[in-house]
Context: one part of a larger RNA
RNA sequence: GCCAGGGAGUUUAUCUAUGGGGCAAGGCUAAUCCACUAUGUGGAGUAACCGAAGCGAAAGCAAGUGUGAAAGCGCGUUAGUCUCAUGGGUAAGACCUGAAGCCAGGUGAUCUAUUCAUGGGCAAGGUGAAGUCUCUCGAAAGGGGGAUGGAGGCCUGAACCGUUGUUGUGUACAUGCACUCGAAUGACCUGUGAAUAGGGGUGAAAAGCCUAUCUAACUUGGCGAUGGCUGGUUCCUGCUGAAAUAUGCCUACGUAUAGUCUUGUUUAGUUUGUUAACGGUGUAAAGUACGGAUAGAAUUUGCAGGGGCUAAUGCUUACGGAAUUCUUUCCAACUCAGAAGCUGUUAACUGCUUAAAACAGGAAACAGGGAUAGUAUGUAAGAUACUAUUCCGAGACCGGAACAACGGAGACCAGAGUUAAGGUCCCAAAAUGUCUACUAAGUGUAUCGAACUCUGUCUGAAGUCUGAGACACUGGGGAUGUAAGCUUAGAAGCAGCUAUCAUUUAAAGAAAGCGUAACAGCUCACCUAAUGAGACUCCGGGCGAGGAAAAUGGACGGGGCUAAGUAAACUACCGAUACUUUGGAGGUCCCUUUUAGGGAUUUUGGUAAGCAGGCGUGCUUAUUGCGCAGAAGUUUUUCCGAGAGGAAGGAUGGAGCGAUAAGUAAUGAGAAUCCUGGU
Repeated sequence: GCCAGGGAGUUUAUCUAUGGGGCAAGGCUAAUCCACUAUGUGGAGUAACCGAAGCGAAAGCAAGUGUGAAAGCGCGUUAGUCUCAUGGGUAAGACCUGAAGCCAGGUGAUCUAUUCAUGGGCAAGGUGAAGUCUCUCGAAAGGGGGAUGGAGGCCUGAACCGUUGUUGUGUACAUGCACUCGAAUGACCUGUGAAUAGGGGUGAAAAGCCUAUCUAACUUGGCGAUGGCUGGUUCCUGCUGAAAUAUGCCUACGUAUAGUCUUGUUUAGUUUGUUAACGGUGUAAAGUACGGAUAGAAUUUGCAGGGGCUAAUGCUUACGGAAUUCUUUCCAACUCAGAAGCUGUUAACUGCUUAAAACAGGAAACAGGGAUAGUAUGUAAGAUACUAUUCCGAGACCGGAACAACGGAGACCAGAGUUAAGGUCCCAAAAUGUCUACUAAGUGUAUCGAACUCUGUCUGAAGUCUGAGACACUGGGGAUGUAAGCUUAGAAGCAGCUAUCAUUUAAAGAAAGCGUAACAGCUCACCUAAUGAGACUCCGGGCGAGGAAAAUGGACGGGGCUAAGUAAACUACCGAUACUUUGGAGGUCCCUUUUAGGGAUUUUGGUAAGCAGGCGUGCUUAUUGCGCAGAAGUUUUUCCGAGAGGAAGGAUGGAGCGAUAAGUAAUGAGAAUCCUGGU
C1' cells in the first nucleotide's frame, strides 16, 4: 500500500415550536399502596405543577390598570393541559479523534554530575631546579667554573584518557569507522562500594547532567483536562437554494444582530421591465460670474524694501510693490450655467397566477475571486482599498491547441432536424469557394512591441520645369577695370575690416569650396554645345524593412501554406445538452367521477443550507408462511425498479429462514498520518 472486521449527533432532565392523540375551564399525576396471569399489567393515590386576570414600586383598583391637568401613551383584555414523535436551545464529556501543559502521590544516581571510603595504572627518550662535593675571585657580602644530583600542574612520545578538522565515510533512528589532532606525574586516569532526588540534586557554568528522556526526569492518578484550531462524520430520490456585506465585541480564520436562503401559517393581488407627467441631483464635458493659481500689456499710485541725488524728516526711479482694466492659461478641496445616467411619486402598458407582506420554526454565511467602466494610493504589479454591472464561487455543454471566471449557451430522459460563437488544405466535421486589390518580409497564418529611421513597394493630392529641349552625365567657356579699398612682412576672389560697383558679354560673385608663405593651380555658381522625354519638389494613405537581447533543441496546436497571408464584399456548408419537433418521467397550480383522470405551465444546473418522500440492517409483538423433495451463507446468470434496492434460475452448502402490520435501535463506511488482524 491493499483486503477483512471495527469506527463518529447519543442518553437523562428541562425550555420552546410544529405534528399526532386524550380530556377541556380545566388538565395531569409524583412518591407510595393494593391486586394479578408478576423484570409486566390493572387499580388506588390530585401532594405538587400549569392554566383560568391583569396593571402598578406600592397602597390599591380591576377588563382594565399605571402615568398624565388632559389629549394621549405603556402593559393587558383570544383555551388550556397531559402524553408521544420530530426540529432547535440549555445543563451535563454531549458528534468522534488529537495537544503542549497544570496539580498530587510514588519510582529512579547500574548512564551521568559532584563527593566520600578502599584498591589499581601511567613503555621509552629529553631537559637538568635546589642541595652536595670541588676549583677559583673577593676584606666581606657574595660571584664564577667543573662534577654530582634528579626537581617540574616541564618537553618528545606508546598504553590509558580525550575528540580539533575533514561539513571525509557510515547509520536497519539513536554518535560507528578512517586519516588528522589534544593531554599523557597530574586540578591525571580508573575498578569496587556508598551519599545527594524533581522547583529538588549536582554543575571549573554549556541552562550542562540526573538510565538513548531535561528551560524542570519517569510513572500512576485528577482525566473523556481544555482546544473559537486541524482532520473525519457511513443508504436513495424529489423541491427550493445562499453568503463571503453592515454594525458591535481584548474583535480580526471566532461570534451576536440585521441583510441574503429555506419551511409552515395567515393576509392581501403585486410591479422586474417600457413609456409619460411632475420632482430630486451638481458628476462628465465645459466655463471663468465667485475663491485660488497663471503669462503679457496698459493706466494709476513714492508706496514696505532697494538704487541714484541730497544738509534734510526730502526729491526721483525703464529695480520692486499695490490697485484697476484688457488679453492668455488652468483647478479634487472654484461653479454663472450644466448633460447622459441614477432616483422618488402617480398613471398606463407589460410580466407573474404568486417574483408581495407579516408572524413563527430551521439555517448556512460574515477569508471571496475574475472581467468591463470609474475613483484613490503606488514607478509599477497576477498590487491594495472602494463604486456599478456581470460571471466564477455553486455552472455542465460548444469554441478559444491545452486554459474557474474570454466568446456562444443556462444541462429532466430518449429520438430526429436547424442554428450560435467559431470554422471549412491534411491531422479533423465542413469551400484547395467566387470577385477585386495589396504583401515577397514565411511579413503573416497566435496573444509581442515604441520613439526614431528607410531612394522597399502600391496609391491619393498639390505645385514647378519641359521639343523655344527640361533633369542627369559629357565637351567648352567661367573674362575685364582689378592684386577693389583698408590692414599687413605678405593679404592678389578665398586671415581680418569696409564696400560689394562698373565694363565686355551667350555667360561669368569685387566670389560658394579646396589650395599657396603670398602668387600659382583645381572646382562651383552662371552660359553654351551635344544628347532627346519626361524630370523635380512637397504633403497624405496602405502593406513592408531596420530598431528587436535569456538561459536543454522548439514551436503559427502541428504538418505545412506565396495563399491555406492581409483588406473589402458575396454565396454555400460544418458546428452545442441552445432552438424546433416526437414520445416519456417528475414538480407546481386548477378541475373532476379524488389509490385515478383531464387541463395549464417563463416548471425540473446546483455547493453550504432548509424541507419532503422512500430503501435497507438487528431485535420485539401480532398475524401468516417456507425448509433435508435442501434454510441461511457463498458464487453466477437473467429479469423488475428513477434509485437506495427487490425477485427468479443454476452451482455450492447442509439447518434454519422469511412475509405483512406496528414498534424499537449500540442501524448503512472510502477516506479520520483512524483502530485490530491478514498479506

RNAcentral holds the full RNA, with entries from MGnify. The part of an RNA shown here (large-subunit ribosomal RNA, domain II) has 679 nucleotides and comes from a marine sediment metagenome.